[in-house]
Source information:
A computed fold for a 73-nucleotide RNA from Candidatus Alistipes equi, annotated as transfer RNA. Its Rfam family is "tRNA". It is annotated as a transfer RNA.
């Protein structure tokens, strides 16, 4: 160069037909316990890589772009 993949919370990852973004760990706070861990129970945390498009609406559909993998040359 050419062709696939993936990229969404601090980490791991869903998200099905375009219609309010969401588990699990973690982190703080509160029950609980002599204390610690473990359990429970809420709360906090998102430019859904990054730019435009398309739509009444876009994590999704189209273009470019970028990273980081694989595979041909």
């Nucleotide at each position: 160069g050419c062709g696939g993949a993936a990229g969404u919370a601090g980490c791991u990852c869903a998200g099905u037909u375009g219609g309010u973004a969401g588990a699990g760990c973690a982190u703080u706070a509160g029950c609980c316990c002599u204390c610690c861990a473990a359990g429970c129970u809420a709360a906090g945390g998102g430019u859904c890589g990054c730019g435009a498009g398309u739509u009444c609406g876009a994590g999704c559909c189209u273009c470019g772009u970028u990273u980081u993998c694989c595979g041909c040359u």